[in-house]
RNA sequence: GCGCCUGUGGUGAAAUUGGUAGACACGCCAGACUUAGGAUCUGGUGCCGCGAGGCUUGUAGGUUCGAGUCCUAUCAGGCGCA
Repeated sequence: GCGCCUGUGGUGAAAUUGGUAGACACGCCAGACUUAGGAUCUGGUGCCGCGAGGCUUGUAGGUUCGAGUCCUAUCAGGCGCA
């Protein structure tokens, strides 16, 4: 230099030919239980906003009524070729 693969909340991940993101698990927070802690159980848990609502799939564009998914460029990591 060329080609291929991967990139989604705090973490691991899911999302069936584009159709209304984050299921599920872990972690975390609160409560119950306990002398206390652990375990167990219950509820909550992306970001902004008092709220209605808005934003968010590495980054920036594009196509589309609609994009995590398709196209282009680019960044990071990995593999291969020279």

A computed fold for an 82-nucleotide RNA from a Bacteroidaceae bacterium, annotated as transfer RNA. Rfam family: tRNA. It is annotated as a transfer RNA. It was read from a public genome assembly.